[in-house]
RNA sequence: GGUUUAUACAGAAGAGGUGAGAGAUCAGGCUCCGUAACCCUCUGGCAACCCGCUUCCAAUUUUUGAGGCAAGGUGCCAAAUCCUGCUCCGCAAGGAGAACUAUAAAUU
Numbered sequence: 001g002g003u004u005u006a007u008a009c010a011g012a013a014g015a016g017g018u019g020a021g022a023g024a025u026c027a028g029g030c031u032c033c034g035u036a037a038c039c040c041u042c043u044g045g046c047a048a049c050c051c052g053c054u055u056c057c058a059a060u061u062u063u064u065g066a067g068g069c070a071a072g073g074u075g076c077c078a079a080a081u082c083c084u085g086c087u088c089c090g091c092a093a094g095g096a097g098a099a100c101u102a103u104a105a106a107u108u
Base pairs, nucleotide, nucleotide: 001108002107003106004105005104006103007102008101013043014042015041016040017039021032022031023030026085027084028083029082044077045076046075049073050072052069053068054067055066056065086097087096088095089094
């Protein structure tokens, strides 16, 4: 990198460094940003995918189902994946789905 499955309207920021763009890509919109964004480091935190521990039900263990904890592996800590783009429903407002993307786990 490919494939499969699952999730994506919840949640979680301080310090230091740097110094101009940033929000994945293209387009449109909208937003963040010299009162320092984005990024990097440290610290802190969120979450519960995997691992681990654990409670309950069925039927003793395993498995399965519903929960809890958060030491470890990841991930994440502006805005729904920031919104729209394609399809369907709708007069419209809007709604549903898909695609893309991201992340996890498994596999190649």
SAM riboswitch aptamer (S box leader) from uncultured Mucilaginibacter sp., 108 nucleotides, folded computationally. The model forms 97% of the base pairs in the Rfam consensus. The sequence was found by an Rfam model in a public genome assembly. The prediction has a mean pLDDT of 83.